[in-house]
RNA sequence: GACAAUAGCAAACCCGGAGUAAUCCGGGGACGCAAAGCCACGGGUCCUUCAGGGAUAGCCGGGUUGCCGAA
Numbered sequence: 001g002a003c004a005a006u007a008g009c010a011a012a013c014c015c016g017g018a019g020u021a022a023u024c025c026g027g028g029g030a031c032g033c034a035a036a037g038c039c040a041c042g043g044g045u046c047c048u049u050c051a052g053g054g055a056u057a058g059c060c061g062g063g064u065u066g067c068c069g070a071a
Stems, first nucleotide, its partner, number of pairs: 001068001008033002013028006031058001037064003041061003044056005
């Protein structure tokens, strides 16, 4: 970050499964994404069996790896 190219990912929703839950996994499906690859370090938000623990990276910031090569 291009009125480019090769690719990639996959919201909502539906089906099956796991979990107390948030949510996650598989299949279908595409709202979108230049990192919508990965990391829970900081903030936020969510769940909880609430001194604690868990979730969210497609909430924001940060770290780190990667494709193309116009400006």
A computed fold for a 71-nucleotide RNA from uncultured Malonomonas sp., annotated as c-di-GMP-I riboswitch aptamer. The organism belongs to Malonomonas, within Bacteria.